[in-house]
RNA sequence: GGGCCGGUGGUCUAGCGGAAGGACGCCGCCUCGGCAUGGCGGAGAUCCUGGGUUCAAAUCCCAGCCGGUCCA
Numbered sequence: 001g002g003g004c005c006g007g008u009g010g011u012c013u014a015g016c017g018g019a020a021g022g023a024c025g026c027c028g029c030c031u032c033g034g035c036a037u038g039g040c041g042g043a044g045a046u047c048c049u050g051g052g053u054u055c056a057a058a059u060c061c062c063a064g065c066c067g068g069u070c071c072a
Base pairs, nucleotide, nucleotide: 001071002070003069004068005067006066007065010024011023012022013021018055026042027041028040029039030038048064049063050062051061052060
């Protein structure tokens, strides 16, 4: 330098054009004599950045940044 894959709450991950779900963690309540476990509820995501397409974009297109991998 080139090809491919990826970037989504604190962490991991799903989502394939109608606007973001799950697990762990965190907070509250219940359960217990207490702790753990368990049950219920809650907070938390400019979806890497900028532009474009579209009535509508995490999703499609372009450029860039970062990480991984392969080739040179």